[in-house]
Predicted 3D model of a 362-nucleotide part of an RNA (large-subunit ribosomal RNA, domain IV) from a Candidatus Krumholzibacteriia bacterium.
Model confidence (mean pLDDT): 86 of 100.
NCBI's taxonomy places the organism under Bacteria, Candidatus Krumholzibacteriota, Candidatus Krumholzibacteriia.
The full RNA is in RNAcentral, with records from ENA.
Its Rfam family is "Bacterial large subunit ribosomal RNA". Its family is annotated with ribosome and structural constituent of ribosome in the Gene Ontology.

Context: one part of a larger RNA
């Protein structure tokens, strides 16, 4: 010097990112017990007093002879409640320890914010959380051989032995108060008049071959040229052709969007207020330096001797905002931030003691 424990003057969080860790609380009985609240809670709120053992008195119970009534005469039933034991209660009186829940198990409490409404559930071995679920609320799909999933475009099955108060699939996330404004983009749902559109249909035209006509040349055998019917191949125009798309409307709890400039009021600042531009439509309520704010430790005000952080408020919202929900909320939370009080070797600052190792010999 490590490790696992006990104790400590005096201070008592100054330690430190942070009271991490320890300490302190701590069981029963009485007594009390706020704000706030969705009246259920918060609550064991906070704060207090109390406990042992011998004596004796009061009192409430149990358990219970005798007696006394019934009566089916039994180890029967009702009543009764003496002694005596027990089980709590108040009273008084004494007694011993530093101490009485004498040991061990065995809440630390409080105040404001912040997210999540709660109970639950998550990264088996770094994340338990504000993540995920949730009841709730909406919006879509399905009329039953349902949708919609699995399955070899089978059979089959599961939804459901259900039937729109049902089932799928999507977003929201108790509860309150409330969800503005755009349909121009992208989806989606409905329309069917016009354009554009496959495959099929449809067969116009055009080449190919070709018997054969023609024309020229000839060794009279045939050769070279050009034209070509029918048939068969090839090509395939016009026209016709459904959904799509274009088009035309809805629809935002559908994906998504929700401006700029320039001037004005009797001090000065500001701009109810006018003008332009430009969009689908220009952020309504509410909130607001915020789990969002860059600039910034914005400014002001509380708390502190001293406060980048907390809290309250102002708005100039770089870059909040309404079910990608808004804002608020009682309760809850090994949640996350600040603030007290209690207690403390966290520390100021170490010290000692116990065990177990280090260290020497074996």
């Nucleotide at each position: 010097c490590g490790c696992u424990u006990g104790u400590u003057a005096a201070g008592g969080a100054a330690c430190u990112a942070g009271g991490c860790a320890a300490a302190a609380u701590g069981a029963c009985c009485c007594c009390g017990u706020a704000a706030c609240u969705u009246c259920g809670g918060a609550a064991a709120a906070a704060g207090g007093g109390g406990u042992g053992c011998c004596c004796u008195u009061u009192u409430c119970g149990g358990c219970c002879a005798a007696g006394u009534c019934c009566c089916u005469c039994g180890c029967g039933g009702a009543u009764g409640g003496a002694a005596g034991c027990u089980g709590g209660a108040a009273g008084g009186g004494g007694c011993c320890g530093c101490a009485g829940a004498g040991a061990a198990u065995c809440g630390g409490c409080c105040u404001g914010g912040g997210c999540g409404a709660c109970u639950g559930u998550u990264u088996a071995c770094u994340a338990a959380a504000a993540a995920c679920a949730c009841a709730u609320g909406u919006c879509u799909c399905u009329g039953c051989u349902a949708a919609g999933u699995c399955g070899u475009c089978a059979a089959g099955a599961c939804g459901a032995c259900g039937u729109a108060u049902a089932g799928g699939g999507a977003c929201u996330g108790a509860c309150a108060c409330c969800u503005g404004c755009c349909c121009g983009g992208u989806g989606c749902u409905g329309g069917a008049a016009a354009g554009u559109u496959a495959a099929g249909g449809g067969g116009a035209u055009g080449u190919g071959u070709c018997a054969g006509g023609c024309u020229c040349c000839u060794u009279c055998g045939g050769g070279a040229g050009u034209c070509a019917a029918a048939g068969c191949a090839c090509u395939g125009a016009a026209c016709u052709g459904a959904a799509g798309c274009u088009c035309c409307a809805g629809u935002a709890a559908a994906c998504g969007g929700c401006g700029g400039c320039c001037g004005u009021a009797a001090c000065u600042a500001u701009a109810a207020c006018g003008g332009u531009c430009c969009u689908a439509a220009g952020g309504u309520a509410g909130c607001g330096a915020a789990a969002u704010u860059c600039c910034u430790u914005g400014u002001c005000g509380g708390g502190u001797a001293a406060g980048u952080u907390c809290c309250g408020a102002c708005c100039u919202g770089c870059a909040c905002g309404a079910a990608u929900g808004g804002u608020g909320u009682a309760a809850c939370g090994a949640u996350u931030u600040a603030g007290g009080c209690g207690c403390u070797g966290u520390c100021u600052c170490a010290a000692c003691a116990a065990g177990c190792g280090a260290c020497u010999c074996g």